[in-house]
Context: one part of a larger RNA
RNA sequence: UGACGGGGGCCCGCACAAGCGGUGGAGUAUGUGGUUUAAUUCGAAGCAACGCGAAGAACCUUACCAGGCCUUGACAUGGAGAGAAAGGCCCUAGAGAUAGGGAGAUAGGUAUCACUCACACAGGUGGUGCAUGGUUGUCGUCAGCUCGUGUCGUGAGAUGUUGGGUUAAGUCCCGCAACGAGCGCAACCCUUGUAUCCAGUUACCAGCAUGUAAAGAUGGGGACUCUGGAUAGACUGCCGGUGACAAACCGGAGGAAGGUGGGGAUGACGUCAAAUCAUCAUGCCCCUUAUGGCCUGGGCAACACACGUACUACAAUGGCGGAUACAAAGAGCAGCGAGCCAGUGAUGGCAAGCAAAUCCCAUAAAGUCCGUCUCAGUUCGGAUUGAAGUCUGCAACUCGACUUCAUGAAGUCGGAAUCGCUAGUAAUCGCGAAUCAGCAUGUCGCGGUGAAUACGUUCUCGGGCCUUGUACA
Numbered sequence: 001u002g003a004c005g006g007g008g009g010c011c012c013g014c015a016c017a018a019g020c021g022g023u024g025g026a027g028u029a030u031g032u033g034g035u036u037u038a039a040u041u042c043g044a045a046g047c048a049a050c051g052c053g054a055a056g057a058a059c060c061u062u063a064c065c066a067g068g069c070c071u072u073g074a075c076a077u078g079g080a081g082a083g084a085a086a087g088g089c090c091c092u093a094g095a096g097a098u099a100g101g102g103a104g105a106u107a108g109g110u111a112u113c114a115c116u117c118a119c120a121c122a123g124g125u126g127g128u129g130c131a132u133g134g135u136u137g138u139c140g141u142c143a144g145c146u147c148g149u150g151u152c153g154u155g156a157g158a159u160g161u162u163g164g165g166u167u168a169a170g171u172c173c174c175g176c177a178a179c180g181a182g183c184g185c186a187a188c189c190c191u192u193g194u195a196u197c198c199a200g201u202u203a204c205c206a207g208c209a210u211g212u213a214a215a216g217a218u219g220g221g222g223a224c225u226c227u228g229g230a231u232a233g234a235c236u237g238c239c240g241g242u243g244a245c246a247a248a249c250c251g252g253a254g255g256a257a258g259g260u261g262g263g264g265a266u267g268a269c270g271u272c273a274a275a276u277c278a279u280c281a282u283g284c285c286c287c288u289u290a291u292g293g294c295c296u297g298g299g300c301a302a303c304a305c306a307c308g309u310a311c312u313a314c315a316a317u318g319g320c321g322g323a324u325a326c327a328a329a330g331a332g333c334a335g336c337g338a339g340c341c342a343g344u345g346a347u348g349g350c351a352a353g354c355a356a357a358u359c360c361c362a363u364a365a366a367g368u369c370c371g372u373c374u375c376a377g378u379u380c381g382g383a384u385u386g387a388a389g390u391c392u393g394c395a396a397c398u399c400g401a402c403u404u405c406a407u408g409a410a411g412u413c414g415g416a417a418u419c420g421c422u423a424g425u426a427a428u429c430g431c432g433a434a435u436c437a438g439c440a441u442g443u444c445g446c447g448g449u450g451a452a453u454a455c456g457u458u459c460u461c462g463g464g465c466c467u468u469g470u471a472c473a
Base pairs, nucleotide, nucleotide: 001473002472003470004469005468007467008466009465010464011463012462013461015457016456019421020420021419022418023417026312027311028310029309030308031307032306033305034303035302042053043052064298065297066296067295068294069293070292073121077120078119079117080116081115083113084112089102090101091100092099093098123287124286126285127284128283132281133280134276135275136274137272139270144183145182146181147180148179149178150159151158152157163174164173165172189264190263191262192261194232195231196230197229198228199227200226204221205220208219209218210217235258238252239251240250241249242248314414318373319372320371321370322369323368324367330361332359335354336353339350340349341348342347380411385406386405387404388403389402390401391400427449428448429447430446431445432444433443
C1' cells in the first nucleotide's frame, strides 16, 4: 500500500421488510447429470453451466458409430505427357459412393477444361483457451481508476482523491500543501410524451356535391387523424421556506411534461491463468493409403433415476355453445394469397390483387351480451393409447407437424426450501418476426386489460467511502 475480520461509523441496491404472483407436489416440453450404448459427437460447471453455443439434428446439417470405398486427394499453387471437350441426358450392376456402356451435339482455339504420371504439398471440428490474437461473461452503469508539476517522507509511499455539507454520481459548494489534467459520471445520439410550422399519397373525411342495402366508393378538400421533416419546450428558470450570504433540499405556481420526465444505446483502471484453438485467425505438438476424403444406414431422440428452466392444469373471478366490439408492431415473388367451390376438419381445386401507408397474411384474445353446467375427479383437466386422414419433403419405421372420431391418466393449490417484480410495472390476454421445405410450450419484439405495497434499515446478501486490528501478500 492492499486484502481480510463472527471490528467500528456513514451510505446505497426488490438486499431485507410491506405486498402481489410463482417454483418446489402432478402431467408434458426442453436442457443437464448419471446410466446404457457400436455411437448415444463436442463444448458450457456456484452466482456469471443447465429452453446455454443450437435464429429451428428425418437425409443434409454432423463433427459420432457400423459397413462399403479413395489416396496429390472434395479444395489451392507449380512441372511434364497425351487429349477435345467439360457438364448435362439415357441404359446396366450396386445400398450408394462408384464402375461399365450409349445417344446427342456444338461454341471455342492452347486461353480454359477434364484425364494420366512424379513430387513439392493439400487436408485435420486432432491436442494445448495454462503459448496467443480477436470476441464475450462477471463484479457493475457500481463511482470509481489514475497522471503531470509541487510539497512531505531515508524509503516503500503519502498528499491531491482526506475533512464539513450535498448528490443518482470523485455531482456540486466550502475548507485545505496543494495546483491542474486524463479515463469514467453527466451531456451530446435514438425512442416516447406536448405544441406550432411545412408537406399531403397509397393515409385522412369536417364542410359542399354525387352515390349505396352498407361503404372515402366518386368529384373534391388540406380542416382533423396520421405519416415525416423542421422548430419550440424543462433550465431548479420563477415564488416561499430551510441552509453557511454556498452547493443543495422541501413546498408552491405555471405547464403536456418538474427537478435525471419514461425507455434504450453507451460498460473506466482492472478482477476471475473466467469462457471460447468447434465462428474466425494463429505459435508449438501430433496424423499423412489416415486423426484426411466420399457414400449408405444408424446415432445425436436410448431410460431404473436425480436436478434446472418452462408450458398446461387442479376449476364457477370458471368450462362449454351462440352473438358482438376495440390494437400495435412486423413479414411477403421459388413469396403473401383475397374470393368462389369441395371437405366435419387439417386441407385441396380454380384464381383476383400485391415487390405493398394501395393487395395479402389477418377473425386479435382477454372483454361485453344471452344461454347452459351447480361443486362432482365433474360438461374440470387433458396425458396416454386405438383408428382414419391432411401437408411438407427423394424419403416421416427408428424420428415431423397438424386434423377428425374414440380413449380420458395424474392432478382437489403443493414439505423443507426458494425466485421475480416498485407503475403502464407485476399479473393476465392475444398478435408478429427471425431461423425455416416441414417442425416453437423456446427466443426476440408488439400492443390490450391492469393492481397491491414500501413503517422503516434491527437482521440476511452484495456493493461504496472513512477508520481500526492483523502471525496474510
Small-subunit ribosomal RNA, 3' major domain from Copranaerobaculum intestinale, 473 nucleotides, folded computationally. The RNAcentral record of the full RNA draws on Rfam. Model confidence (mean pLDDT): 84 of 100.